[in-house]
Molecule: small-subunit ribosomal RNA
Organism: Ectothiorhodospiraceae bacterium
RNA sequence: AAACUGAAGAGUUUGAUCCUGGCUCAGAUUGAACGCUGGCGGCAUGCCUAACACAUGCAAGUCGAACGGUAACGGGCCUUCGGGCGCCGACGAGUGGCGGACGGGUGAGUAAUGCGUGGGAAUCUGCCUGGUAGUGGGGGAUAACCUGGGGAAACUCAGGCUAAUACCGCAUACGCCCCAAGGGGGAAAGCGGGGGAUCUUCGGACCUCGCGCUAUCAGAUGAGCCCACGUCGGAUUAGCUUGUUGGUGAGGUAACGGCUCACCAAGGCGACGAUCCGUAGCUGGUCUGAGAGGACGAUCAGCCACACUGGGACUGAGACACGGCCCAGACUCCUACGGGAGGCAGCAGUGGGGAAUCUUGGACAAUGGGGGCAACCCUGAUCCAGCGACGCCGCGUGGGUGACGAAGGCCUUCGGGUUGUAAAGCCCUUUCGCCGGGGACGAUGAUGACGGUACCCGGAGAAGAAGCACCGGCCAACUCCGUGCCAGCAGCCGCGGUAAGACGGAGGGUGCGAGCGUUGUCCGGAAUCACUGGGCGUAAAGGGCGCGUAGGCGGGUCGGCAAGUUCGGCGUGAAAGCCCGGGGCUCAACCCCGGAGGUGCGCCGAAGACUGCCGGGCUUGAGGCCGGGAGAGGGGGGUGGAAUACCCAGUGGAGAGGUGAAAUUCGUAGAUAUUGGGUGGAACACCGGUGGCGAAAGCGGCCCCCUGGCCCGGACCUGACGCUGAGGCGCGAAAGCGUGGGGAGCAAACAGGAUUAGAUACCCUGGUAGUCCACGCCCUAAACGAUGUGCGCCAGACGUCGGGGGGCACGCCCCUCGGUGUCGCAGCUAACGCGGUAAGCGCACCGCCUGGGGAGUACGGCCGCAAGGUUAAAACUCAAAGGAAUUGACGGGGGCCCGCACAAGCGGUGGAGCAUGUGGUUUAAUUCGACGCAACGCGCAGAACCUUACCAGCCCUUGACAUGGCGGUCGCACCCCGGCGAGAGCCGGGGGUCGGUUCGGCCGGACCGUCACAGGUGCUGCAUGGCUGUCGUCAGCUCGUGUCGUGAGAUGUUGGGUUAAGUCCCGCAACGAGCGCAACCCCUGCCUCCAGUUGCCAGCGAGUCGGGUCGGGCACUCUGGAGGAACUGCCGGUGACAAGCCGGAGGAAGGUGGGGACGACGUCAAGUCCUCAUGGCCCUUAUGGGCUGGGCUACACACGUGCUACAAUGGCGGUGACAGAGGGAAGCAAGGGCGCGAGCCCGCGCCGAUCCCGAAAAGCCGCCUCAGUUCGGAUCGCGCUCUGCAACUCGAGCGCGUGAAGGUGGAAUCGCUAGUAAUCGCGGAUCAGCACGCCGCGGUGAAUACGUUCCCGGGCCUUGUACACACCGCCCGUCACACCAUGGGAGUUGGCUUGACCCGAAGCCGGUGCGCCAACCCGCCCCUCGGGGUGGGAGGCAGCCGUCCACGGUCAGGUCAGCGACUGGGGUGAAGUCGUAACAAGGUAGCCGUAGGGGAACCUGCGGCUGGAUCACCUCCUUU
Repeated sequence: AAACUGAAGAGUUUGAUCCUGGCUCAGAUUGAACGCUGGCGGCAUGCCUAACACAUGCAAGUCGAACGGUAACGGGCCUUCGGGCGCCGACGAGUGGCGGACGGGUGAGUAAUGCGUGGGAAUCUGCCUGGUAGUGGGGGAUAACCUGGGGAAACUCAGGCUAAUACCGCAUACGCCCCAAGGGGGAAAGCGGGGGAUCUUCGGACCUCGCGCUAUCAGAUGAGCCCACGUCGGAUUAGCUUGUUGGUGAGGUAACGGCUCACCAAGGCGACGAUCCGUAGCUGGUCUGAGAGGACGAUCAGCCACACUGGGACUGAGACACGGCCCAGACUCCUACGGGAGGCAGCAGUGGGGAAUCUUGGACAAUGGGGGCAACCCUGAUCCAGCGACGCCGCGUGGGUGACGAAGGCCUUCGGGUUGUAAAGCCCUUUCGCCGGGGACGAUGAUGACGGUACCCGGAGAAGAAGCACCGGCCAACUCCGUGCCAGCAGCCGCGGUAAGACGGAGGGUGCGAGCGUUGUCCGGAAUCACUGGGCGUAAAGGGCGCGUAGGCGGGUCGGCAAGUUCGGCGUGAAAGCCCGGGGCUCAACCCCGGAGGUGCGCCGAAGACUGCCGGGCUUGAGGCCGGGAGAGGGGGGUGGAAUACCCAGUGGAGAGGUGAAAUUCGUAGAUAUUGGGUGGAACACCGGUGGCGAAAGCGGCCCCCUGGCCCGGACCUGACGCUGAGGCGCGAAAGCGUGGGGAGCAAACAGGAUUAGAUACCCUGGUAGUCCACGCCCUAAACGAUGUGCGCCAGACGUCGGGGGGCACGCCCCUCGGUGUCGCAGCUAACGCGGUAAGCGCACCGCCUGGGGAGUACGGCCGCAAGGUUAAAACUCAAAGGAAUUGACGGGGGCCCGCACAAGCGGUGGAGCAUGUGGUUUAAUUCGACGCAACGCGCAGAACCUUACCAGCCCUUGACAUGGCGGUCGCACCCCGGCGAGAGCCGGGGGUCGGUUCGGCCGGACCGUCACAGGUGCUGCAUGGCUGUCGUCAGCUCGUGUCGUGAGAUGUUGGGUUAAGUCCCGCAACGAGCGCAACCCCUGCCUCCAGUUGCCAGCGAGUCGGGUCGGGCACUCUGGAGGAACUGCCGGUGACAAGCCGGAGGAAGGUGGGGACGACGUCAAGUCCUCAUGGCCCUUAUGGGCUGGGCUACACACGUGCUACAAUGGCGGUGACAGAGGGAAGCAAGGGCGCGAGCCCGCGCCGAUCCCGAAAAGCCGCCUCAGUUCGGAUCGCGCUCUGCAACUCGAGCGCGUGAAGGUGGAAUCGCUAGUAAUCGCGGAUCAGCACGCCGCGGUGAAUACGUUCCCGGGCCUUGUACACACCGCCCGUCACACCAUGGGAGUUGGCUUGACCCGAAGCCGGUGCGCCAACCCGCCCCUCGGGGUGGGAGGCAGCCGUCCACGGUCAGGUCAGCGACUGGGGUGAAGUCGUAACAAGGUAGCCGUAGGGGAACCUGCGGCUGGAUCACCUCCUUU
């Protein structure tokens, strides 16, 4: 200086969030097992399964100092050498004693006959300790042994002999036992050592010591019994019990007791859980946990139970006896078939079972046990050793140095990085192990299995000694390759479909280390059963409502008691363990000593606050009384009017009815309509309400009778009489059931009509149960405020119903009690919300919840006539299922607003022919891509070859192209020629003889060979860049700071106006800002200035048939550069005095003048690897390259986009007027000539405001007159032209001939809002040639827009949502298929169990006992006086009888489990069938209960709920 010290979370539901909630993980643990690996030692530990069966050996014997003896061994003596003698040491077997009841094993059974803790009284206790008293004298047997017999054996029978500490009498009795208190009863054994006298039968007696023996008292130890409390799950086990409970008596026991029996009484136990079922040895403790607790009960220790299964007793101090006995049974073995033997849950071992658990070892040296006086013997208890990393602990596999960061491996952006001071190398050490030597403690005197072990010394030598798991998150550790939803991984979430840190391998890394992982177990995390420490409005959860039993809880005061409570003391709480201190093994594990603790129980004492109990008193809780009051509270009787329907009669005359529209239906036999009269049933308009009453369900005309509750006022009475309420009892909407009535309307079922793909529905016409009444059942609901009842406390405000009080300026105001509403502070809540009517703060009591599905189902019980109700699981399966709120998206939700979105209008498409693209088909190939809008006259702004990527064939292999290395050739390169060939190409020949130079075989260049490499329109647009389409020129998309919210997020950006616009204004917890809008840019419209050729020509001059042709001029047009101009600036109106809007003036133009360029954050894994670029993959005499030919041009079809038409607003002929914008040198071409024409020949001019293309067309004039035509031009024939190497496949054009379909186009569908549509022509790109396409240009030039209901798309706000891949979403049920578990099931098999009866072994007990028996007693006889014989008695035994009873049997039940044809539903399973029920008003709002119906989801009726959207109205509240 002590015994103190201790608490972490994470992953996973969502687009995201918060909450609820389950699942999963990280920790610790283990008698473990499995996989890979394995050096040493210490200490522990090792059949958890078949309490399955066991070969073999051993595990309980010992005593000669109890006895008779002598089988074996040794000694001695004798010997006839065969052997004999127990004489000695000793000793087999036997008699006898003690011990085999301990020690050792196991956990089957047992839920209490057990165990734990604490108590208790009616007991026994061998050996041991202490005390007292004794130990005298007799008797009869019997094993062994001998003889004989039976048996295979086990064994046994008969006869004969014998001893004792064996057995039996007698004597004695301190104490002991019994008793009627007089008395009576009951014991014993000897043995050994030593020994002087005396005696002796020579054994001994006797004495002494030791060990024994008997009786008794006491102790100690052990054991038996009783009581209280504690001790698992199931109530789908609720009643159990006849020796049962008690009494009296008796028996029995060591002892109390119903333990047993007779009789008497009728009790005893049980919701504080009896009985029954299942499971289980209990405890100290062990593991875990912060603790409380939970789980467990190996090793060690205490208790219990068991010993092949069941029963039984005997012996004994002790047993109902593991290695004893008897019986029954099963099993195994032996057998001569007649009979016998056995019991490892002792140690070791074997088989078997199993995922799995050891040596048939050594020793009694130690500790302990039994026997013995002892020596000693026995001891698988024990101590050791062996085997197993099964666990815990310790140690080692080396240390230092060592960069040029070696090699190798792996990665690489290629520079390098990493493995890595790691290795090698150099220096050093020697633990462990190995070899050699020494050598204990454990043993107090002797004795050592362990063992020559621990330990010590010496020696050699880095020498012999490292693995396992993991590396997506949780969770520490990353790359490459392979694989390609395969193979596989996985604890949860989840990975893998061609770049996988998640699979497999490798490199590297991380963690632990003689181990590491996996699997299993338990606790933890889990506050996820919540005592500590949870909840129930919507997440799972308040009983439908009340009355009330048990129970729980209970106002204020005084006194008493002391059960609870608190404190103190004492006892107990075994040891071990845990904890603390100390000590011992080198440390530790481990062990030893001491202490602390052991939260508990018991006893004694104290205290008296609180609870309790007893008693007294109190009035505020509760109740009563009196006086008032409101009310659809309940039951019964009566009564009223309106309406519907029906009937009668009148009027009337064709329809009515019904719907989205219709039809079924009714009506000329007179409906509907209307008038009058009548019948009948049901419900009660207005008042009426957010109102009232009731416990809830529920209650509504008016009157009467009966009746419950409530409120207010008074303060007279009782005096805690109270609250809650498990069971129980009662009430309990609608539907439904039974019996009997009633029946107007309505209306499940049903029928018909419609709707529809269908329509078992929604709609319509009918219509039965039922709805109504009486009586009896049912007992459920969204029976809801989804909110149990009671009481108290905690801001307010405003309505309303009932009552009371006060004040007045009579209409209100104030106060108050009770009810019913709305808003709201604090507070609470996950949020929504609740908020004196709590979901706030507390108290009391009850009910209920514990992930989703299976399922409120099955089975069982109870209830019911039935329907069904109530109570209420499991297997299996999922990683969620949920609540609230958020942002989106969506709605056959709402509001506001846009757009050629509709409407209005004009012209088309869809029909025809042709062109073109696409699908499809075909093909050797018909290359590829694009696929709703947003693919399809798209990539293609030009496929005959080329292009060209495709196909066939023929060729080339460093290649058609780039760079570099090496070698060679050459003075090249290059050019020409010949042969073969379709060409590419192959083969061969010839010509030619480079440039620079510092002069050097120096530089440059080319070719050939070779090596690296080239090349790829091969794949992946889902690996990418870039570019593009689209929503969409839509008005949106965001950020910073602040604020609000737990958070996702909101606010800003919403609101009121306004705009084309998030355009602007105003308001505002927001204030600002960015990307978008707009503007800045271009074209165009007006004007001005500058400039004036190639343009222009007004004026001047010249000239011409004419012409800006010429001089000249730049005024005009024009060209092309610069500027101006338009800003709601001005006026009026309107609006809010704003923004703005309307109108007007002026102006070329007016409210963004018209057009273009310009495309926010983002969406579509949109498009493109075939423009280009690019990661990865793939090909490498080919998937590269060249060539010829073919194909991309195919054609039974289908679609898109176009052209031309169908004609007269036209065709044809004639005429010959007016553009703009472009293009032109391998070109455009004037002009001339030829040709019918395409075109050809010659060719001025022009690189262009100069020349050319070049003619514009529609226009205007004439003819045609409705016809398949003078429309239309397809198709085909013939003949030409042009381009081009080449028009066969496969170009365009021209001429002549031919003259098809087509007469305005179904459903459907497209464009366009003004210089637009329509219509007309012109130009250009590409291009040798090829245009109906595309891109441009100008000419002529409309119609219509009321309007926003509807279709489509979009913007903002709001609402609902089960959607979030976002409605092309989600999702339900039947059916079909596969698999899985499960209910029912004729039955069948087995376990457990109950009742009755039969049988009844062994055995105890009782009876009997003709039979048998030595001791003791009596009588008689005999005798050698020791005794013998015989009869009887006492006592005992066999046998027999009886009670009880194991096993067995019969019958009938209960219960559990297995199997079961068939059958019911359930669950699960990428792409099955039918429909569409639900989620948005889900297209008929949904849901609950009930009933009927239907392939199915479901539909319909009745009643209920809002957990229904939307619109309107009313009321209230809040704000102004």